[in-house]
């Protein structure tokens, strides 16, 4: 050097001008941004995944409350209730059409359209503040450390 497998690391954009109005980077006019894997050819709009949020159960860890019971100095052992954090299974989770090229594109050209958890805000947030210096998909990325060639 290649393959495989184990651990770790890494890795998500965007609010500027203007009007209103006590107040709005939240509303109204123009802006500006698209995680990851597929795919006959390049995707925010297809098919899937992750994140947010719901639930289930009761596998794992830790703390706690009653009861019993051995021990009576510390404490120890069953059993049972509910708590928190982890892992598991499930649910939920938005939005695109027309023409063109072509073997082939809801992915490219071209026009026109349209989406974006949750809690917080002096006024409604995809862009600002928070959870989060978290979490995660998944990578022909990056160290390590064994295997085999």
């Nucleotide at each position: 050097g290649c393959a495989c497998g184990u651990g770790c690391u890494c890795c998500g954009g965007g609010g500027u001008c203007g009007g209103u109005g006590u107040a709005a980077u939240u509303c109204c006019g123009a802006a500006c941004c698209g995680g990851c894997g597929g795919u006959g050819a390049u995707a925010g709009u297809c098919c899937g995944c992750g994140a947010c949020c719901c639930g289930c159960g009761g596998c794992c860890a830790c703390g706690g409350g009653c009861c019993u019971c051995c021990a009576a100095c510390c404490g120890g052992a069953g059993g049972u209730c509910g708590g928190u954090g982890g892992g598991g299974c499930g649910g939920u989770u938005g939005a695109u059409c027309u023409g063109g090229u072509g073997a082939a594109a809801u992915u490219c050209c071209a026009g026109a359209a349209c989406c974006g958890a949750c809690g917080g805000u002096g006024a409604a947030a995809g862009u600002c503040c928070g959870g989060a210096u978290g979490a995660g998909a998944g990578g022909c990325a990056g160290c390590a450390c064994g295997u085999g060639c």
The RNA shown here (FMN riboswitch aptamer (RFN element)) has 149 nucleotides and comes from Kineosphaera limosa. Its Rfam family is "FMN riboswitch aptamer (RFN element)". From the family's description: The RFN element is a highly conserved domain that is found frequently in the 5'-untranslated regions of prokaryotic mRNAs that encode for flavin mononucleotide (FMN) biosynthesis and transport proteins. Model confidence (mean pLDDT): 80 of 100. The RNAcentral record of the sequence draws on Rfam and Ribocentre.